Record summary:
A computed fold for a 74-nucleotide RNA from Nitratiruptor sp. SB155-2, annotated as transfer RNA. Rfam family: tRNA. Rfam's curators write: Transfer RNA (tRNA) molecules are approximately 80 nucleotides in length. Gene Ontology term of the family: triplet codon-amino acid adaptor activity. It is annotated as a transfer RNA.
RNA sequence: GCCAACGUAGCUCAGCUGGCGAGAGCACCUGAUUCGUAAUCAAGAGGUCACGGGUUCGAGUCCCGUCGUUGGCU
Numbered sequence: 001g002c003c004a005a006c007g008u009a010g011c012u013c014a015g016c017u018g019g020c021g022a023g024a025g026c027a028c029c030u031g032a033u034u035c036g037u038a039a040u041c042a043a044g045a046g047g048u049c050a051c052g053g054g055u056u057c058g059a060g061u062c063c064c065g066u067c068g069u070u071g072g073c074u
Base pairs, nucleotide, nucleotide: 001073002072003071004070005069006068007067010026011025012024013023019057028044030042031041032040050066051065052064053063054062
């Protein structure tokens, strides 16, 4: 330099061919339980879906570009 895949919550990821209100587990905050922790139970918070455009009535999802990560080729 060329090619491909990926980028969604603090972490690991789901969301399959566009359609309600963007989710799960772990972690975190609060409460209950306990003499006190841990565990368990209940409730809660946390996201400009990498960034910028485009298509569409409607985009995490489709198209283009940029950036980043990983792998392959030379």
Model confidence (mean pLDDT): 81 of 100.